[in-house]
Context: one part of a larger RNA
RNA sequence: UGCAUGUGGUGGAUGCCUUGGCGAUCACAGGCGAUGAAGGACGUGGCAGUCUGCGAAAAGCCUCGGGGAGCUGACAAGCAAGCUUUGAUCCGGGGAUGUCCGAAUGGGGAAACCCACCUCUUACGAGGUAUCCCGCACUGAAUACAUAGGUGCGCGGAGGCGAACGCGGCGAACUGAAACAUCUAAGUAGCCGCAGGAAAAGAAAUCAACCGAGAUUCCCAUAGUAGUGGCGAGCGAAUUGGGAAGAGCCUGUACGUGAUAAUCGAAUUGCUAGUGGAACGGUCUGGAAAGUCCGGCAAUAAAGGGUGAUAGCCCCGUACGCGAAAGCAAAUCGAUGGUACUAAGCGUACGACAAGUAGGGCGGGGCACGAGAAACCCUGUCUGAACAUGGGGGGACCAUCCUCCAAGGCUAAAUACUCGUGAUCGACCGAUAGUGAACCAGUACCGUGAGGGAAAGGCGAAAAGAACCCCGGGAGGGGAGUGAAAUAGAUCCUGAAACCGCAUGCAU
Numbered sequence: 001u002g003c004a005u006g007u008g009g010u011g012g013a014u015g016c017c018u019u020g021g022c023g024a025u026c027a028c029a030g031g032c033g034a035u036g037a038a039g040g041a042c043g044u045g046g047c048a049g050u051c052u053g054c055g056a057a058a059a060g061c062c063u064c065g066g067g068g069a070g071c072u073g074a075c076a077a078g079c080a081a082g083c084u085u086u087g088a089u090c091c092g093g094g095g096a097u098g099u100c101c102g103a104a105u106g107g108g109g110a111a112a113c114c115c116a117c118c119u120c121u122u123a124c125g126a127g128g129u130a131u132c133c134c135g136c137a138c139u140g141a142a143u144a145c146a147u148a149g150g151u152g153c154g155c156g157g158a159g160g161c162g163a164a165c166g167c168g169g170c171g172a173a174c175u176g177a178a179a180c181a182u183c184u185a186a187g188u189a190g191c192c193g194c195a196g197g198a199a200a201a202g203a204a205a206u207c208a209a210c211c212g213a214g215a216u217u218c219c220c221a222u223a224g225u226a227g228u229g230g231c232g233a234g235c236g237a238a239u240u241g242g243g244a245a246g247a248g249c250c251u252g253u254a255c256g257u258g259a260u261a262a263u264c265g266a267a268u269u270g271c272u273a274g275u276g277g278a279a280c281g282g283u284c285u286g287g288a289a290a291g292u293c294c295g296g297c298a299a300u301a302a303a304g305g306g307u308g309a310u311a312g313c314c315c316c317g318u319a320c321g322c323g324a325a326a327g328c329a330a331a332u333c334g335a336u337g338g339u340a341c342u343a344a345g346c347g348u349a350c351g352a353c354a355a356g357u358a359g360g361g362c363g364g365g366g367c368a369c370g371a372g373a374a375a376c377c378c379u380g381u382c383u384g385a386a387c388a389u390g391g392g393g394g395g396a397c398c399a400u401c402c403u404c405c406a407a408g409g410c411u412a413a414a415u416a417c418u419c420g421u422g423a424u425c426g427a428c429c430g431a432u433a434g435u436g437a438a439c440c441a442g443u444a445c446c447g448u449g450a451g452g453g454a455a456a457g458g459c460g461a462a463a464a465g466a467a468c469c470c471c472g473g474g475a476g477g478g479g480a481g482u483g484a485a486a487u488a489g490a491u492c493c494u495g496a497a498a499c500c501g502c503a504u505g506c507a508u
Base pairs, nucleotide, nucleotide: 001507002506003505004504005503006502007501008500009499015493016458017457020429021428022426023425024424025423026422027421028420029418030417031161032160039101040100041099042055043054044053046079047078049075050074051073061095062094063093064092065091066090070083071082072081106115107114108113116129117128118127119126120125131158132157133156134154135153136152137151138150139149165196166194167193168192169191170190176183180230206213207212217244218243219242220241221240227235228234248410249409250408252350253349254348255347256346257345262336263335264334265333266332268330269329270328271327272326274322275321276320280295281294282293284291296313297312304316305315306314359383360382361381362380363379364378365377366376369395390405391404392403393402394401445452446451465492468479469478470477471476
């Protein structure tokens, strides 16, 4: 030095576990905000660093309910001081307080800071003062009436935030076409505006085909068909049938009739705390019984979890019942007012039935349809009808025939989505997995910034977390003690491999 055996160190794989994730189903909710949001800064505890809670009334105050013996949140023990059957802590409803920043709104500003004015108040202090829109009043030019403008008032409104879903405006490129320009990607991504719990669409100037249907939306088929297409790559219907859902309406004038909305109350149901809830003992092994053996019991309850190993009957629960002072929601019933205005419905009469519109030319866009034989829809520009004896459509166009009535408006459901709440589930993951994040993570750290972005779980049933002695400056170790176990000793379950020792044997 090598090999072998044994025994250690290092290391943290593997196994087991799960507080965290992922994906679903059902129900709810679908908004919050000038009564100051979302999100923050700074404070706030007897000792107080961080998290959580809260706001100078500051881990809290008042009140109404629930509950019933302990309590003063967590890391996190300790000391101190207290509260509590005159019902605390805790849980739920309502209320009060709520610094500063932030739409931030008195002015300013490098967010959490600086500087004001007015009114009220003895003081302390309290309230008000942004902009735009709307309404009202006053005033008021060029310019006579007026209007623009100005001023004031208003318990009038808006503003900002929010995960996706919706409608509208603007609108790429990479890419594909095996290059590339029409085309595609795609009206996608992105930006902007505006909403709602859904939105949008919607009661035929629709389809159809000589038979007929009867608003819209969504799903299945028709069908990758008919078409379209440098007829390339690709794009891609409709009719019709079957389903989900189903609902229709309004708009002039005059007269008459008529009683709705609204407000208040009642009971019911549900939600926001809760509450009752059956039935077991012994033996053996063991550190521990829920395991073994023996004998019982309950079951509208053998879902699940915990307890020193595997528990229907030990604990929490579960099945099945019960429950609300207060607030909220739903639908129902009753009462008031029946006066004035507004006004749903009904009847009669007179009527009305949408013009710079339809259509056309030019240029674009949308329709599955790229100008094509290109209808239909929208319109920048130029034009420009008819008036139900009329007009639109039926894919150039014409006739016949059929069908509908544009140029005003409203409309639930079936459909889309999930930041969130509750319940339940998984041939989903199990710490290099599953969220980036099981752990004080969008943290530490990196970057001027936009932005990027980790690692890191496990002693034990219980800390019983090793008093005391010895070596040592300590670290660390040896005894002693605890424990079932300490090679479970605190980066502590198991403890693989690489890598490094020690002992012994053999070889050199």

The part of an RNA shown here (large-subunit ribosomal RNA, domain I) has 508 nucleotides and comes from a Pseudomonadota bacterium. It was read from a public genome assembly. The prediction has a mean pLDDT of 85.